Model confidence (mean pLDDT): 82 of 100. A computed fold for a 72-nucleotide RNA from Parcubacteria group bacterium GW2011_GWB1_40_14, annotated as transfer RNA. Rfam family: tRNA. From the family's description: Transfer RNA (tRNA) molecules are approximately 80 nucleotides in length. The sequence was found in a public genome assembly.
RNA sequence: GCCAGAGUGGCUCAGUGGUAGAGCAACUGUUUCGUAAACAGUAGGUCGUGGGUCCGAUUCCCACCUCUGGCU
Numbered sequence: 001g002c003c004a005g006a007g008u009g010g011c012u013c014a015g016u017g018g019u020a021g022a023g024c025a026a027c028u029g030u031u032u033c034g035u036a037a038a039c040a041g042u043a044g045g046u047c048g049u050g051g052g053u054c055c056g057a058u059u060c061c062c063a064c065c066u067c068u069g070g071c072u
Stems, first nucleotide, its partner, number of pairs: 001071007010024004018055001026042005048064005
């Protein structure tokens, strides 16, 4: 330099056009002599950035940024 893939709560991931979810983690409560575990609940994300298409974009298109892999 070229090609491909990925970017979504603190972490790992789902969601392929119609109000963004799960597990773990965090916090609160119940329980316990106490901790852990268990159970119940709460909070936390303008979906990498900027444009375009569309009535409507995390999703489709373009450019850029970051990361991973391959080729030279």
Taxonomically the source falls in Bacteria candidate phyla (Bacteria).